[in-house]
Molecule: SAM/SAH riboswitch aptamer
Organism: Actibacterium mucosum
């Protein structure tokens, strides 16, 4: 450094947005483990057109 995980932040993504939801990707801060294993977020809501 790679791995698992809690919380927070930025944030690709719409015909449009001082709102909501989700989060491609990235960062911050804690805990764990030393080896294993699989594998599914949306592509919308509200409003205008």
């Nucleotide at each position: 450094c790679a791995c698992c995980u809690g919380c927070c932040c930025c944030a690709a993504c719409g015909g449009c947005u001082u709102c909501c939801u989700g989060a491609c990707g990235g960062g911050g801060u804690g805990g764990g483990a030393a080896a294993a294993a699989u594998c599914u977020a949306u592509c919308g809501g509200a409003g205008c057109a």